[in-house]
RNA sequence: GGGCGGGUCCGGCGCGGCAGGGCCCUGCGAACCCCGUCAGGUCCGAGAGGAAGCAGCGGUAAGGAGGUAUCUCUGGGUGCCGCCGGUUCGCCUGCCCGGA
Numbered sequence: 001g002g003g004c005g006g007g008u009c010c011g012g013c014g015c016g017g018c019a020g021g022g023c024c025c026u027g028c029g030a031a032c033c034c035c036g037u038c039a040g041g042u043c044c045g046a047g048a049g050g051a052a053g054c055a056g057c058g059g060u061a062a063g064g065a066g067g068u069a070u071c072u073c074u075g076g077g078u079g080c081c082g083c084c085g086g087u088u089c090g091c092c093u094g095c096c097c098g099g100a
Stems, first nucleotide, its partner, number of pairs: 001097008009086006015079002018075005024067003028063001034059004042051003
């Protein structure tokens, strides 16, 4: 100096891990413009009855709080990880050949 190989580098796929979101659980959560039940009172009726319906109570929603094993979505200069491909442009390294 040349050839071959490996690593670094780039890209893709996969696995694990981290973070956030979703699903899920818990509790809070509607004077009225959500539901149900509607004390009292009100209204209609000669009456029997009926009507609407505040408070209260129960439930539910938007929302925000806490939790989260599994599942799902997203992310990344996540990983002394795996596989495939690319680049002989540079660097490191092993073997072989040749020259001095």
The prediction has a mean pLDDT of 79.
Predicted 3D model of a 100-nucleotide RNA (Bacterial small signal recognition particle RNA) from Chloroflexi bacterium GWB2_49_20.
Taxonomically the source falls in Chloroflexota (Bacteria, Bacillati).
Rfam family: Bacterial small signal recognition particle RNA. Rfam's curators write: The signal recognition particle (SRP) is a universally conserved ribonucleoprotein involved in the co-translational targeting of proteins to membranes.
It is recorded under the gene name ffs.
RNAcentral records the identical sequence in 4 taxa.
The sequence is in RNAcentral, with records from ENA.